[in-house]
RNA sequence: GCCGAGAUAGCUCAGUGGUAGAGCAACUGUUUUGUAAACAGUAGGUCCGGGGUUCGACCCCCCGUCUCGGCU
Numbered sequence: 001g002c003c004g005a006g007a008u009a010g011c012u013c014a015g016u017g018g019u020a021g022a023g024c025a026a027c028u029g030u031u032u033u034g035u036a037a038a039c040a041g042u043a044g045g046u047c048c049g050g051g052g053u054u055c056g057a058c059c060c061c062c063c064g065u066c067u068c069g070g071c072u
Stems, first nucleotide, its partner, number of pairs: 001071007010024004018055001026042005048064005
């Protein structure tokens, strides 16, 4: 330099154009002498940045940034 994959909650990841979810973690409650576990609930997101298409974009297109892999 070229090609490909990826960036979404604190972490690991889903989400094939129609109000963004799960597991774990956190917090609250129940239970316990207490802790853990279990059960019930709560909170937590400018979906990497900027433009475009569309009635509507995490999703499609363009440019950029970063990470990973391959080729030279």
About this RNA
A computed fold for a 72-nucleotide RNA from a Candidatus Gottesmanbacteria bacterium, annotated as transfer RNA. Rfam family: tRNA. Rfam's curators write: Transfer RNA (tRNA) molecules are approximately 80 nucleotides in length. Rfam classes the family as a transfer RNA.